[in-house]
């Protein structure tokens, strides 16, 4: 070069056309004399970038980048 997998919340991953979720981590409350633990709630996302295709794209097509194996 080629080929295969991957990039979604701070961290680790789910979602494969119709309102972007979970665990654990913040941040408020509750409760405790206090704190840890347990309950509730909330905040947090150009879903790697450009374009296509469709009424509609995280999801489907093409390039590009980045990180992971593999073959010369």
């Nucleotide at each position: 070069g080629c080929c295969c997998c991957g990039g979604u919340a701070g961290c680790u991953c789910a979602g494969u056309g119709g309102u972007g979720g979970a665990g654990c981590g913040a941040u408020u409350g509750c409760c405790u004399c206090g704190u840890a633990a347990g309950c509730a709630a909330u905040a947090g996302g150009u879903c790697g970038c450009g374009g296509g295709u469709u009424c509609a794209a995280u999801c489907c097509c093409c390039g590009c980048u980045c990180g992971g194996g593999g073959c010369u």

Transfer RNA from a Candidatus Bathyarchaeota archaeon, 72 nucleotides, folded computationally.
It matches the Rfam family "tRNA". By type it is a transfer RNA.
RNAcentral records the identical sequence in 2 taxa.
The RNAcentral record of the sequence draws on ENA.